Predicted 3D model of an 88-nucleotide RNA (Glycine riboswitch aptamer) from uncultured Marinosulfonomonas sp. The model forms 90% of the base pairs in the Rfam consensus. Its mean pLDDT, the model's own confidence on a scale to 100, is 79. It was read from a public genome assembly, where an Rfam model found it. The source organism's lineage runs through Bacteria, Pseudomonadati, Rhodobacterales, Paracoccaceae and Marinosulfonomonas.

RNA sequence: AUCAUCGUCGGGAGAAUCUGGAUUCGUCCAGUGCCGAAGGAGCAACCGCCCCGGUAAACUCUCAGGCAUCACGGACCGACGCGUGAUA
Numbered sequence: 001a002u003c004a005u006c007g008u009c010g011g012g013a014g015a016a017u018c019u020g021g022a023u024u025c026g027u028c029c030a031g032u033g034c035c036g037a038a039g040g041a042g043c044a045a046c047c048g049c050c051c052c053g054g055u056a057a058a059c060u061c062u063c064a065g066g067c068a069u070c071a072c073g074g075a076c077c078g079a080c081g082c083g084u085g086a087u088a
Base pairs, nucleotide, nucleotide: 001087002086003085004084005083006081007080008079009078010077011076016032018031019030020029021028022027033067034066035065039063040061041060042059046054047053048052
């Protein structure tokens, strides 16, 4: 110096005030419908030792997660640290 990762702060979307039941009125359970930006899974180009395999995503699936507000979570983006690891 670069890459990855961690921590802190800021920003951060989508989708039923659905139906039924219960309720200590905070919420919970079941069903249907829906969302994609935790996580997970799948495939192209390309590459290889070409039978086959490696290999992505914000794409696709919706297992998981989520769907009034708040809260929580949240990919990703920015700033900070003179953090951690690796390479040169």